Large-subunit ribosomal RNA, domain VI from a Spirosomataceae bacterium, 252 nucleotides, folded computationally. Model confidence (mean pLDDT): 86 of 100. The full RNA is in RNAcentral, with records from ENA. It matches the Rfam family "Bacterial large subunit ribosomal RNA". Gene Ontology terms of the family: ribosome and structural constituent of ribosome.
[in-house]
Context: one part of a larger RNA
RNA sequence: CGUUGGAAGUUUGAGGGGUCCUGACUUUAGUACGAGAGGACCGAGUUGGACCGACCGCUGGUGUAGCUGUUGUACCGCCAGGUGCAGCGCAGCGUAGCUACGUCGGGAUGAGAUAAGCGCUGAAAGCAUCUAAGUGCGAAACUCGCCCCAAGAUGAGACUUCCAUAUAAGGGUCGUCAGAGACGAUGACGUUGAUAGGCUGCCGGUGUAAAGUCAGUGAUGGCAAAGCCUAGCAGUACUAAUUACCCAAUUA
Repeated sequence: CGUUGGAAGUUUGAGGGGUCCUGACUUUAGUACGAGAGGACCGAGUUGGACCGACCGCUGGUGUAGCUGUUGUACCGCCAGGUGCAGCGCAGCGUAGCUACGUCGGGAUGAGAUAAGCGCUGAAAGCAUCUAAGUGCGAAACUCGCCCCAAGAUGAGACUUCCAUAUAAGGGUCGUCAGAGACGAUGACGUUGAUAGGCUGCCGGUGUAAAGUCAGUGAUGGCAAAGCCUAGCAGUACUAAUUACCCAAUUA
């Protein structure tokens, strides 16, 4: 821009894409078969491999804005306590998120029409013959089915609701943002408000802060599961989402 009034939402599915794998074991059954040796079809079940998808409750990884220990050096006048720099200085652990080595799921069942093949009935050809008329079965292939996209399918579809002669329904700008993200976009919210920050509580992490005091000659230990804390979950209008503006059917 189109889809021939403008919108919001829900859809149909022309068409397209994806998937399509396979082992072992148990049982049937030491059965059928076979002199024996050996040893099934069909069917039922269990458990794997590779591949694919989703997820983070578990097990792990990461976690450069968490906590702790610690070295050197500089600074905060000194002590104590801290901060900067040194690959996050080094080291230990670690929330959310992201993840696999973790967890869950998938290939199916089935239908249709068939291939090779196997048939039934059956003549030409009094027989025979699956074929000539007719008719049945039969494969990971084909068409469906399962999952995803999909009306620019210009053949532009359908349904529900809203708006009605003035700017309406609706959308955008702007602001606070994240389950979104390069930017657009998408999604949430904008006081009739929990959208983000703050604060409070909780979960969780680290591992028992400083000061003081007590014990000990002292290192150190106790008072103390303390202190500190990021992305998590809630609550709470304290702060910021103010006020507002623009576009948008028509008449013709």